This is a predicted complex of two RNAs, RNase P RNA and transfer RNA, with 478 nucleotides together. It holds a member of the Rfam family "Bacterial RNase P class A". It is annotated as a ribozyme.

RNA sequence: CGAGCAGUGCAAACGGUCGCUGCUGCCCAUUCUGACAUUGCCAUAUACAGCGUUGUCUGAUAAGACAUUUUCGAAAUGGCGGUGUCAGGAUAGGCAGGAGAGGAAAGUCCGGGCUUCACAGGGCAGGAUGCCUGAUAACGUCAGGUGGGAGUGAUCCUAAGGAAAGUGCAACAGAAAGUAUACCGCCCUGCGGCUUGCCGCAGAGUAAGGGUGAAAUGGCAGUGUAAGAGACUACCGGCCGCCCGGUAACGGGUGGCGCAUUGUAAACCCCAUCCGAAGCAAGUCCAUGAAGAAGCGAUAUGGCGGCCCGUCAUGCUUCGGGUAGGACGCUUGAGGCAUAUGGUGACAUAUGUCCUAGAUGGAUGACCGUUCUCGACAUAACCCGGCUUACAGCGCUGCUCACUCU
RNA sequence: GGCGCCAUAGCCAAGUGGUAAGGCAGCGGACUGCAAAUCCGCGAUUCCCCAGUCCGAGUCUGGGUGGCGCCU
Repeated sequence: CGAGCAGUGCAAACGGUCGCUGCUGCCCAUUCUGACAUUGCCAUAUACAGCGUUGUCUGAUAAGACAUUUUCGAAAUGGCGGUGUCAGGAUAGGCAGGAGAGGAAAGUCCGGGCUUCACAGGGCAGGAUGCCUGAUAACGUCAGGUGGGAGUGAUCCUAAGGAAAGUGCAACAGAAAGUAUACCGCCCUGCGGCUUGCCGCAGAGUAAGGGUGAAAUGGCAGUGUAAGAGACUACCGGCCGCCCGGUAACGGGUGGCGCAUUGUAAACCCCAUCCGAAGCAAGUCCAUGAAGAAGCGAUAUGGCGGCCCGUCAUGCUUCGGGUAGGACGCUUGAGGCAUAUGGUGACAUAUGUCCUAGAUGGAUGACCGUUCUCGACAUAACCCGGCUUACAGCGCUGCUCACUCU
Repeated sequence: GGCGCCAUAGCCAAGUGGUAAGGCAGCGGACUGCAAAUCCGCGAUUCCCCAGUCCGAGUCUGGGUGGCGCCU
């Protein structure tokens, strides 16, 4: 310098104006609740002079005493309000401050939390996963390894259990597609023909060669034979034991078996492991509102979802009628970041630090200015861990190969 | 937002992993004086798309696209 491999970060930048959704503080208005003060009306009950007034007496007044044959009012309790002050809440508005989508928010493909259905029972059926070990709340995810495959290499891909438990399937072609066979061939024997080494017919042997097919009953070389054949031998492959290494998958070594054990399980199935169902439109609370009728049923119906058992309840279905508001769930979490320690790693532990949308017709936008490489895919709706799919570009780190130079 | 289903010719559609049935419409021919009806013949070449499994995929598996339905 060129080509490539793996991992990781960002998702045009800055400033101004206006606007949208929560939160915090202050101000103003309306309204609700409570307390206190004051006051209006109504109802109930009493007169022991206990309160004011009134009357009598003492006394100059102030003040005091008394309550008989004396007047009027109210205090008290309960209910309904009015006004004012203070405190708290709600709603609308204004001002100020601060916050406001993603790496995939997507697909809804897996797993978990959460909620309700009996705190979730037993069995069958059904579904999922599938080399080994670990990580994790869990997973079909991730990490490390094994076997197989691709690449010169860095590296990448891999649904990778069982076909001697059983069943099914293998179209067409081909002789034959699983307890299987001979079309062309090859070879031997007999008979016949003649052009005397060939042809035809019959019988027996064979699977080496040809041909068909995706696949033909291990491959290849030799011995052997009439021709052949694991019939026999060596090597490779396969299967079954034993030993060694490894937690294991598996690897290495060694011995035996001539190997009639075809393929297919993203065909049924078998084995091992796991799974109750539904989903925030789950569900809980407050407020509001209405009219019933018909049918089915205790050997029934419903909670319970494919079935049975078991258990709990007494209703269930259809038609008709009514309500259409609010609050909670709702975002602090298996959370992020930094450091240290353990581990090859996924990850775990400890300490410190940070708070980062929560709407319910549904908020992130518009305009202006400057600069650049002129800007992709795409917008939360209960939350989290993954996978998959879409994507203009700009970086950073490590590694491989080739060439050149030193 | 959540849950479920579907995609085969212009239309309606059948389809055990082994040459993709059938009907309507269309085109050509026969019949007819001309038509209609009737009879005969014809068309899928990317089974919505992309991968994988298999000898072989409309069918099985994974991913994507489009359409439809249900739940307050």
The coordinates come from a structure-prediction model, not an experiment, and the mean pLDDT is 75.